[in-house]
């Protein structure tokens, strides 16, 4: 650039305390063991590859990534509907946008 991001997948070892991109504010994992590394197994189908099939697509899934709490955990910026409210603003629900990941 260009797709995707409410699905789906854990157990051992080391380690010994913080993680959940960074901020900020919530909210939550974790000494019943956090991060970080390692082995194994799993998931998913981007890329390759092989089947099927004019194609569109479809299925496997050996290789190359990734990934295996929660939607990228939520909300932050902008816009739209409702609800309350003189307003301010509050809550709730859509869409966008930023940022981030991952992959060609």
């Nucleotide at each position: 650039u260009c797709a995707u991001c409410c699905a789906g997948a854990a157990g051992g070892g080391u380690g010994g305390a913080g993680g959940g991109u960074g901020c900020a504010g919530g909210c939550c994992c974790u000494g019943c063991g956090a991060a970080a590394c390692c082995c194994u197994a799993g998931c998913a189908a981007c890329c390759c590859u092989c089947u099927c099939g004019c194609a569109a697509g479809a299925g496997a899934a050996a290789g190359g990534u990734g990934c295996u709490a929660a939607a990228u955990c939520c909300u932050g910026c902008c816009u739209c509907g409702c609800u309350g409210u003189u307003u301010a603003c509050c809550g709730c629900g859509g869409g966008g946008a930023a940022a981030g990941a991952u992959g060609a």
SAM riboswitch aptamer (S box leader) from a marine sediment metagenome, 104 nucleotides, folded computationally.